[in-house]
Transfer RNA from Candidatus Thorarchaeota archaeon AB_25, 75 nucleotides, folded computationally.
The same sequence occurs in records of 2 taxa.
Its Rfam family is "tRNA". The family's RNA type in Rfam is transfer RNA.
The source organism's lineage runs through Archaea, Promethearchaeati and Candidatus Thorarchaeota.
RNA sequence: GGGGCCGUAGUCUAGCCUGGAUAAGGCACCAGCCUGCGGAGUUGGUAAUCCCCGGUUCGAAUCCGGGCGGUCCCG
Numbered sequence: 001g002g003g004g005c006c007g008u009a010g011u012c013u014a015g016c017c018u019g020g021a022u023a024a025g026g027c028a029c030c031a032g033c034c035u036g037c038g039g040a041g042u043u044g045g046u047a048a049u050c051c052c053c054g055g056u057u058c059g060a061a062u063c064c065g066g067g068c069g070g071u072c073c074c075g
Base pairs, nucleotide, nucleotide: 001074002073003072004071005070006069007068010027011026012025013024020058029045030044031043032042033041051067052066053065054064055063
């Protein structure tokens, strides 16, 4: 220098191909119940401008363009 894949709550991941309005789940965290206390169990809850900018569209996490970062391959 060229190419592939990936980037979504504190963390891990689904959703993306086929656009549809309130972005889902596990763990963690907070609160209630339970317990002598804790843990476990159980119920509820907080948290993501979906890496950034621009474009297309009535509508973008999703499609298009350009960047940034990670990773792998080639030279």